Annotation:
The part of an RNA shown here (large-subunit ribosomal RNA, domain VI) has 288 nucleotides and comes from an uncultured archaeon. Its Rfam family is "Archaeal large subunit ribosomal RNA". Rfam links the family to the GO terms ribosome and structural constituent of ribosome.
Context: one part of a larger RNA
RNA sequence: UGUCGGGUGUCUGAGGGGAAGGAGCGCUGAGUACGAGAGGAACGGCGCCUCGUGGCCUCUGGUUAACCAGUUGUCUGACAAGGCAUCGCUGGGUAGCUACGCCAUAGCUUAUAAGAGCUGAAAGCAUCUAAGCUCGAAGAAGCCCCUGAAAAGAGACACCCAUUCCCGAAACUUCAAGGGUAAAACUUUGAAGGCUAGGGACGAGGGCUCCGGCAAAAGACCGGGUUGAUAGGUUGGAAGUGUAAGAUUCAAGCUUCGGCGAGAAUUUAAGCCCACCAAUACUAAAAG
Repeated sequence: UGUCGGGUGUCUGAGGGGAAGGAGCGCUGAGUACGAGAGGAACGGCGCCUCGUGGCCUCUGGUUAACCAGUUGUCUGACAAGGCAUCGCUGGGUAGCUACGCCAUAGCUUAUAAGAGCUGAAAGCAUCUAAGCUCGAAGAAGCCCCUGAAAAGAGACACCCAUUCCCGAAACUUCAAGGGUAAAACUUUGAAGGCUAGGGACGAGGGCUCCGGCAAAAGACCGGGUUGAUAGGUUGGAAGUGUAAGAUUCAAGCUUCGGCGAGAAUUUAAGCCCACCAAUACUAAAAG
C1' cells in the first nucleotide's frame, strides 16, 4: 500500500517451523526364563549422572568507569571538602547482564509398507484374498510448543465512531416548445431525473510533534500527554557501605617544658548513597 469507511478487543487456522533430543550407570524384574552344570538374559518400571537444546536470575558465583569506605604522591595557605595520577591503588557492592547457578527437556494415538495371520470360496480338498477381518516400521499423519488473515477464496465474532453537506459532466430516459411528416420516424433548443463517474468541504480516526521504556541498528513495538503519576525532582522505604563532620574525654610518643600529638571512646546501626518499591503535580509532557 492492499484487503471496498475507520477504530478497539477476542478468535479461527490454510500454511510454515520445532532438538517432546542423545549416551551412560544403578535398583527392580531376577539369580527368574534358559541350561546337566558352569553360567545367565529380555519386555516393562523407578532413580541418578553427563552432553546438547530452550528459558530464567529466587539461591550461589562473576561483572558492576552507579555507589560507600580505607589509603599513597602532589596541588587548592590550614581544617573540612576536593582535582590529577589506568576507575591512582585497595576492600566491599544493589539493579541489570550473565554461568560456574536454577528450571524444563513424557511418550502416546491413527492409517499403513514389506511381512505374519483368521475365516473363506472360485476348485465338496487346499489356500492370508477373490468378499470380509486381526496385526505389523527409527518411515507417514496427528496429539504438544512457536508462528501464522498479504490465506487475492485477503476470514469470523462483539462493541464504538462515522455513513453529512456542496459542485457535478458525457451518454441515457421523460416532458415542453419549434422544425418536419398524411400520421410517424427524424431533428433543434430548453427543463427535469439518477443518492451516476469525478471533485471539494467537514469528520471519526490515524500520523507528525512532545515526555518516556518491560521495546529497540533505522523503522517498528509498548506506555503517557494536565480529565495526568509518563520521565525528572522531592519525601519515605528497601538495598549498599560501615560509624561522617564538629564537639567532649582519654592518650603512645616528642619537647626549646610554652606546648605538639598518631590513635582510641562517646555523641553514632552514624553519615553518605540509592538503576529498585511507593507517595507527591514542584519541573517537563504547552500551543499545534